């Protein structure tokens, strides 16, 4: 780097350092000198791992990763509702914002393979 597979509605800082960017990406939108990224410490989680086990998609630990604004922030297609226009068909737009319609693309992370 490519492929396979699982997950992506929960959780986690009033810390130190640093000093202008950041949210993968175009666009939108948002965060940010009331302090961005990065680094350190802390924390969260439990994929791999270890142990236990009554064997159950079980319990405990936290060594390897990972994570620590917003659902993966939205995006593409469909569906439902709705607005405008139209004689109608059709076209264009809006909402689906919190248990929150469905699916895809792209992406992220773990594990495995080449």
């Nucleotide at each position: 780097a490519u492929c396979u597979u699982a997950u992506c509605g929960a959780g986690a800082g009033u810390g130190g350092u640093g000093g202008a960017g950041g949210g993968a990406c175009c666009u939108g939108c948002c965060c940010u000198u009331u302090g961005a990224a990065g680094c350190c410490c802390g924390a969260c989680a439990a994929c791999c791992u270890g142990c236990c086990u009554g064997u159950g998609u079980g319990g405990c630990a936290a060594g390897g990763u990972g994570u620590u604004a917003a659902a993966u922030c939205a995006g593409c297609g469909a569906a439902a509702c709705u607005u405008u226009u139209u004689a109608a068909a059709a076209a264009a737009g809006g909402u689906u914002u919190g248990u929150a319609u469905c699916g895809a693309c792209a992406g992220a992370u773990g594990a495995g393979a080449u």
A computed fold for a 114-nucleotide RNA, annotated as SAM riboswitch aptamer (S box leader). The coordinates come from a structure-prediction model, not an experiment, and the mean pLDDT is 78. The sequence was found by an Rfam model in a public genome assembly.